[in-house]
RNA sequence: CGGGGCGUAGCGCAGCUUGGCAGCGCGCCACGUUCGGGACGUGGAGGCCGGCGGUUCAAAUCCGCCCGCCCCGA
Numbered sequence: 001c002g003g004g005g006c007g008u009a010g011c012g013c014a015g016c017u018u019g020g021c022a023g024c025g026c027g028c029c030a031c032g033u034u035c036g037g038g039a040c041g042u043g044g045a046g047g048c049c050g051g052c053g054g055u056u057c058a059a060a061u062c063c064g065c066c067c068g069c070c071c072c073g074a
Stems, first nucleotide, its partner, number of pairs: 001073007010026004020057001028044005050066005
């Protein structure tokens, strides 16, 4: 320098193809159960989707640029 993949909740990921209420598991908080804890059950909090801009009635999703990490090539 060229090509590709990834970036979404504290952690691990799905959702993107086909634009339409942001989800799952673990973790965390409260309650129940227990002598207590764990396990189990019920409920809850927590992210504007890496950044900026564009298209659109509407963008995590489409387009452009940029940033970070990983892989391949030179």
Molecule: transfer RNA
Organism: Candidatus Omnitrophota bacterium